Model confidence (mean pLDDT): 87 of 100.
A computed fold for a 316-nucleotide part of an RNA from a fermentation metagenome, annotated as large-subunit ribosomal RNA, domain IV.
The RNAcentral record of the full RNA draws on SILVA.
[in-house]
Context: one part of a larger RNA
RNA sequence: ACCAGCUAAGGGAAAUCGGCAUAAUGGCCCCGUAACUUUGGGAUAAGGGGUGCCAGCUGUGUGAGCAGCUGGUCUCAGUGACUAGGGGGGCCCGACUGUUUAAUAAAAACAUAGCUCUCAGCUAGCCCGAAAGGGUGUGUACUGAGGGCGACACCUGCCCAGUGCUGGCACGUGAAGCUGCAGUUCAAUGCAGUGAAGCGCCAGUAAACGGCGGGGGUAACUAUAACCCUCUUAAGGUAGCGAAAUGCCUUGCCGGACAAGUACCGGCCUGCAUGAAUGGUAGAACGAGGUCCCCACUGUCCCUAGCUGGAACCUA
Repeated sequence: ACCAGCUAAGGGAAAUCGGCAUAAUGGCCCCGUAACUUUGGGAUAAGGGGUGCCAGCUGUGUGAGCAGCUGGUCUCAGUGACUAGGGGGGCCCGACUGUUUAAUAAAAACAUAGCUCUCAGCUAGCCCGAAAGGGUGUGUACUGAGGGCGACACCUGCCCAGUGCUGGCACGUGAAGCUGCAGUUCAAUGCAGUGAAGCGCCAGUAAACGGCGGGGGUAACUAUAACCCUCUUAAGGUAGCGAAAUGCCUUGCCGGACAAGUACCGGCCUGCAUGAAUGGUAGAACGAGGUCCCCACUGUCCCUAGCUGGAACCUA
């Protein structure tokens, strides 16, 4: 020096990507307990006091006991060892309990209740199987199958031009076959007619796949533009939210917190490239999730030191 423990004056996160690890808190009884909230919670919130032993007594109980009062008494210390929550605040994500990469990932991923769309009237639909047959199901639309979103609350705008799906169809196209004709006869073959689905065509449909503009001018300070003009599209992004898990420029600008903050929180909107079930916005509770701050606490650090045991080394 290493490993496992223990202890450190003063300071107390200055250490570090980050309080990682340590320390601290801890049981039971009494008092007390905020914002917010889906009125259940939040909550052991937070915070404060007590706690051993001995003697006598009170209440209660059939009793073991339980609850208490008065006095005494010892220690540094009375849940005396063991056992045994650190706490508070802001924000992001996911509603929650749950599930997952057996052996690097437990999560914001998956699932979920709930919402919605599509298919299906049963010899159904979907799935397995060349088929017979089987599953769903000895079920029957309050059912079964498939897709999407993901509790609850408030909502979910515009576009059917493209792609898809569904429906329609006077007409066009449309294989074989069939019919007629031609082929000196038979035939090959050729021509014409007829001819299903499909496609064309016409509609519907976005909680189907998806999409949701540009230029110029204008108000009696300036600036800005409610307003006007123009090109253009299927329609030109509504309500919301917004430097965001999304913002390039960017450490945007302003405010808060710090002596000092590329982080964090609030606001602004100039959204490179937000936006409504590929869901939008809120949100109590919950989380070995992510991020920031504060209190307590500490050898993380200032700055190291000592002790115990092990291992190692030296000698016999």